Description
The RNA shown here (small-subunit ribosomal RNA) has 1498 nucleotides and comes from a Bacteroidaceae bacterium. Taxonomically the source falls in Bacteroidaceae (Bacteria, Bacteroidota, Bacteroidia, Bacteroidales). Rfam family: Bacterial small subunit ribosomal RNA. Its family is annotated with ribosome and structural constituent of ribosome in the Gene Ontology. The sequence is in RNAcentral, with records from SILVA.

RNA sequence: AGAGUUUGAUCCUGGCUCAGGAUGAACGCUAGCUACAGGCUUAACACAUGCAAGUCGAGCGGUUUGUGCUUUUGCACAUUCAGCGGCAGACGGGUGAGUAACACGUAUCUAACCUUCCCCUUACUUGGGCAUAGCCUCUGGAAACGGAGAUUAAUUUCCGAUGUGGUGUACAUUUCGCAUGUUUUGCGCACCAAAGAUUUAUCGGUAAGGGAUGGGGAUGCGCUCCAUUAGGUUGUAGGUAGGGUAAUGGCCUACCUAGCCUAUGAUGGAUAGGGGUUCUGAGAGGAAGGUCCCCCACAUUGGAACUGCGACACGGUCCAAACUCCUACGGGAGGCAGCAGUGAGGAAUAUUGGUCAAUGGCCGGAAGGCUGAACCAGCCAAGUAGCGUGCAGGAUGACUGCCUUAUGGGUUGUAAACUGCUUUUUUACGGGAAUAAUUAUGAUCACGUGUGAUUAUUUGCAUGUACCGUAAGAAUAAGGAUCGGCUAACUCCGUGCCAGCAGCCGCGGUAAUACGGAGGAUCCUAGUGUUAUCCGGAUUUAUUGGGUUUAAAGGGAGCGUAGGCGGGAGGUCAAGUCAGCUGUGAAAUGUAUCUGCUUAACGGGUACACUGCAGUUGAAACUGGUUUUCUUGAGUGCGUAAGAGGCAGGCGGAAUUCGUUGUGUAGCGGUGAAAUGCUUAGAUAUGACGAGGAACUCCUAUUGCGAAGGCAGCUUGCUGGGUCGUUACUGACGCUGAUGCUCGAAGGUGCGGGGAUCAAACAGGAUUAGAUACCCUGGUAGUCCGCACAGUAAACUAUGGAUACUCUCUGCCGGCGAUAUAUUGUCGGUGGCCAAGCGAAAGCGUUAAGUAUCCCACCUGGGGAGUACGUUCGCAAGAAUGAAACUCAAAGGAAUUGACGGGGGCCCGCACAAGCGGAGGAACAUGUGGUUUAAUUCGAUGAUACGCGAGGAACCUUACCCGGGUUUGAAUUGCUGAUGUCGGUAUUUGGAGACAGAUACUUCCCUUCGGGGCGUCAGUGAAGGUGCUGCAUGGUUGUCGUCAGCUCGUGCCGUGAGGUGUCGGCUUAAGUGCCAUAACGAGCGCAACCCUUGCCGUUAGUUGCCAUCGGGUCAUGCCGGGCACUCUAUUGGGACUGCCAUCGUAAGAUGUGAGGAAGGUGGGGAUGACGUCAAAUCAGCACGGCCCUUAUGUCCGGGGCGACACACGUGUUACAAUGGGGGGUACAGUGGGAAGCUACCUGGCGACAGGUUGCGGAUCCCCAAAUCCUUUCUCAGUUCGGAUCGGAGUCUGUAACUCGACUCCGUGAAGUUGGAUUCGCUAGUAAUCGCGCAUCAGCCAUGGCGCGGUGAAUACGUUCCCGGGCCUUGUACACACCGCCCGUCAAGCCAUGAAAGCUGGGGGCGCCUGAAGUCCGUAACCGCGAGGAUCGGCCUAGGGUGAACCUGGUGAUUGGGGCUAAGUCGUAACAAGGUAGCCGUACCGGAAGGUGCGGCUG
Repeated sequence: AGAGUUUGAUCCUGGCUCAGGAUGAACGCUAGCUACAGGCUUAACACAUGCAAGUCGAGCGGUUUGUGCUUUUGCACAUUCAGCGGCAGACGGGUGAGUAACACGUAUCUAACCUUCCCCUUACUUGGGCAUAGCCUCUGGAAACGGAGAUUAAUUUCCGAUGUGGUGUACAUUUCGCAUGUUUUGCGCACCAAAGAUUUAUCGGUAAGGGAUGGGGAUGCGCUCCAUUAGGUUGUAGGUAGGGUAAUGGCCUACCUAGCCUAUGAUGGAUAGGGGUUCUGAGAGGAAGGUCCCCCACAUUGGAACUGCGACACGGUCCAAACUCCUACGGGAGGCAGCAGUGAGGAAUAUUGGUCAAUGGCCGGAAGGCUGAACCAGCCAAGUAGCGUGCAGGAUGACUGCCUUAUGGGUUGUAAACUGCUUUUUUACGGGAAUAAUUAUGAUCACGUGUGAUUAUUUGCAUGUACCGUAAGAAUAAGGAUCGGCUAACUCCGUGCCAGCAGCCGCGGUAAUACGGAGGAUCCUAGUGUUAUCCGGAUUUAUUGGGUUUAAAGGGAGCGUAGGCGGGAGGUCAAGUCAGCUGUGAAAUGUAUCUGCUUAACGGGUACACUGCAGUUGAAACUGGUUUUCUUGAGUGCGUAAGAGGCAGGCGGAAUUCGUUGUGUAGCGGUGAAAUGCUUAGAUAUGACGAGGAACUCCUAUUGCGAAGGCAGCUUGCUGGGUCGUUACUGACGCUGAUGCUCGAAGGUGCGGGGAUCAAACAGGAUUAGAUACCCUGGUAGUCCGCACAGUAAACUAUGGAUACUCUCUGCCGGCGAUAUAUUGUCGGUGGCCAAGCGAAAGCGUUAAGUAUCCCACCUGGGGAGUACGUUCGCAAGAAUGAAACUCAAAGGAAUUGACGGGGGCCCGCACAAGCGGAGGAACAUGUGGUUUAAUUCGAUGAUACGCGAGGAACCUUACCCGGGUUUGAAUUGCUGAUGUCGGUAUUUGGAGACAGAUACUUCCCUUCGGGGCGUCAGUGAAGGUGCUGCAUGGUUGUCGUCAGCUCGUGCCGUGAGGUGUCGGCUUAAGUGCCAUAACGAGCGCAACCCUUGCCGUUAGUUGCCAUCGGGUCAUGCCGGGCACUCUAUUGGGACUGCCAUCGUAAGAUGUGAGGAAGGUGGGGAUGACGUCAAAUCAGCACGGCCCUUAUGUCCGGGGCGACACACGUGUUACAAUGGGGGGUACAGUGGGAAGCUACCUGGCGACAGGUUGCGGAUCCCCAAAUCCUUUCUCAGUUCGGAUCGGAGUCUGUAACUCGACUCCGUGAAGUUGGAUUCGCUAGUAAUCGCGCAUCAGCCAUGGCGCGGUGAAUACGUUCCCGGGCCUUGUACACACCGCCCGUCAAGCCAUGAAAGCUGGGGGCGCCUGAAGUCCGUAACCGCGAGGAUCGGCCUAGGGUGAACCUGGUGAUUGGGGCUAAGUCGUAACAAGGUAGCCGUACCGGAAGGUGCGGCUG
């Protein structure tokens, strides 16, 4: 110090989350020791038991016991204690309920006060009296506790004396203070004291003064949240008089006045002890207030006083209440928020311990007593700090484990074993403190009455502890969490969206570094993780230190109050400010340093800090107060022009509609097309006249005016504001502006008018699946006016107001100048483009979103929600103010690249159009789906599956089904051993066959003779799988698409993703090229190179050819010969827009151009960029993983893959005359051929059979049809068509039943050109005709791949459909439009609002009652009396009751909201989202929504 997370990627905004530190913690796992500190955060809940406050005999009378003396009575000493009396129980200890307050903190005041004990000073300490407890007697009660009588003491109490003095008062005098006041002195009057004890020295007592200590009171400042708490208050605010108090004061009472507090937050509500400090943080801050210290409050709840210096009293009293206990039922007792302890609550917090030795407290003269204060110990990893669990050596890098590319290696790992060493700790034994002295007592001494010195004695809980020594022996001692990223650390196995993990992002659906286990690694370490909470990171509330055009955020606009801020110059004051000094800021804490425990934590000393407050002395720049002055800010005057500025009145023409009337006749109107509607009762159209209401065409715009909303015919009146010019006047009069007031489009509301047009609602007609819409015809509120309400809009420049400063250029509007009449200056306003700068970017840019100052308003993740509740306003609609629970990890802005659009532009393609021929209808063939089946094996399934894998399913194939066999196995192979009768031929047995036998015959090869090869058998190791996963893969393939695209290097631009290049213009089949150009180049594609075809040449001529010569035949290159030609094969040439003309800068285009076999890529093929579709294939092959192993392997027989109500695709044959049948007849090319092709001959109607011949082929064979000629048929289910069926055969093959092809004879179905729709094709093409080949025994081939023959039509053109390319635009899409997404309804869950009520809590108010108690009063009561009450009264806790208020819980039902893989209805939004969207308002509708009016451009 940052990191993760919104996106395909980017920048920003913004939230969520993490890494750090901390804790009085808790929980999980684990645990050796020591020191120090800590330990009910919850029920201020209830408490058994013990202890926590007593002491004094030197105050008093007495009691008990003992000792001594005395003869006894008795006396003395010691001891003891109930009572009276004194002092202390107001401290110490606990707790944090209450309290938002002078409670606390800090500072000041007290001239308005008190103070026992302590210290100092002064003066006294005198004379009497009356009681009472105890003791004794009697007596009540269960007890607690009493009652009566008699008697007695005091340092108890009462009355006198004295009065240093004190207090009050009268008079005089004096000091001080801000004031009320206060002080000194003198004098007069009145009132007020005392206690003794022991003993000879003290301790006391009284009256005063002073001090100290402790307290009381007052004031300034500071001190939580809520305004959805805005008014509160009647002793209230003040005064006078009195009472009361230690003292001021409405503290209390009477009277008088009517005030007082409050937006600088009163009152009310909620919460809370405050501070020193603690945690965190760089700091400023934020959070906390446990332990320790200070203060406050409280002591079961509430009230009250008494005593006392001090209390309204934790371990005192009285009363009331609740609770608990005892009881003889009559009454009593109690208060752990003291220390232990118990129960309860809770996630959770300890011993019913020891000692007064120390420190301190109370009492006492003292000894001493008491002390759960305190000091110690016990329990607890609950914290901090320290120590240990060993150290060194030790590699055949042992064994095990784990991993692995697999027997090799890696890792665990110097780790272990083993060797040597050490002993903190442990155990045992031994020694052994400090804390204790300035204690106390006694004695002595010094000085001189309480100090010092000396000496003796005495006091230790913790503790035989700390610590030290000796011995033994590595001996007694390591875990927890994590390992996908953040975040250090990785592999295997298991699991298979299951189980589970998770702080955020997220992981898991068969190869999980994320779950569980293991091995290994990482981090920390006697701990380690989790959870909870606080601060930090978070500049994410921003004073330091944020923002508001579009991300959340500028109020709709103005006026203006309080407030905040404010021009130039001089003087003065010194409030702010600054400086010095003084006081205080307790200690502890903090920091620095020194020091003590072996170190550290911890403790001690010293210094600093404590940033504060107050006082005091100065300074005077700035702010402020005050005063004098100035004119530039602001305002006024005078003059000028401009303007849809406002209000009121008058007037005008055009148009719509309506009425009357004329002309006129059949339609009008309306739409995409229609219909509803109007019209022969005369519409529409057209002329004239009239009525009425509303709005003002052109001018008219980046115009003007206004604060905004807004404002437009002409004219009159009234009226507001601004500009300019001038510089006469005032002299800072200014800016902003919470609350407040006023204005405020449209829509809406009330009342009254008006009503022409338009038009929510509504009605009808269309459209549609529906159409509560868009379109059409009507139509009411409303639209208009007056008065009154309402108060909102995308009220927008999404940009608050004011002032100052900061480049240039260019328009327009209103003024005023200067001129040289070209121009130009200045002020105000309104626009455009840009610099710097700013900004996340888009953009803004003197009209700022720049640079600064001042003031106001507003924002703090999305949703819930501008909702609920409450309140205010309103007639209502509603407006304003304005949450929470719950839920998500995003929501959002700008820009980028794509994709998409029922956006735009340009271009291409048999894409459309123009044509030709088909498919879709029929029959059949074939494939698929479906169904069926024992099985109908599997795969392919929009284009890109469906005559596809399959270029040959009768067996085999074959993977499927049934049945029967077999298990190292059907095949291949390594090693070991044996063997050469292994095998072959023939016959034969069982069986369906596989298989298992039998008989006869026959019998390996090579050799250097060592052996080797080839077989067979047995054993063993490998097998085998068409089983799964094409979503683990390789390879191959389809498609976009033979479309023209896809990229890179360097440079440049941009914060960046990215862009540029690759865009633009022209051109091309083409990112083909040219020009231009912050780009310059390059690569993969295009093109070319390759093959083939078309022309020519060269070379070579056999099996090809035959022009010339010769021979021969019925005939034929048949033969000699030849290689000219054809042809075959090789190798070259040729075509390049090269030439011409026109156009063009060029590239290039055009031409019935030339030439040429061929002309603009000549035709065809091969060739398929980056990529897309998790496209296809594990069944072609290969391969990871998983699965089967007497079976999911393998062999055999049979069956199935060929089924058949049906649907689809692809084809064949047809429906006929451009044809069918008969007869005659001509011309190819590619290919193939030995278990083959077969000429020819014979037989058969024929398939074919039997012979014979040629050819392993430019030699032989397979080998043409349409065509052409002729004849017949004459439009019909036919001489078309041939399905189906019957019969008879041929061939292949072990075998044609399921299930082959072909032949012949017979039979002769549908079908007469095919609906919506749809396919192919642009030239040797379509169409049509036949031929060949692969596979193959044969063939279900009408399929596939090739070959040649005959041989067209049409293209105006690019509007439209489909697909594609480039540029641009919009986007809420990025799985990319097969996208995204809205609302109702239905289901489940969750929180929440309302609700008849029901039920708690709280504080007030009224009335009734009213304990204890203080005070007041007083005839009856008591006392001889003074007087006092238990009597009366006031007040009051509590109780009862009543009407309201505030705040919770619950509540049938009900409202919306949120969440939830695959529910329903629609399609509202995002593209022109298919009617542009949105805002306000009103109405309507299942729902999104629709429509009207006005507004905005997002």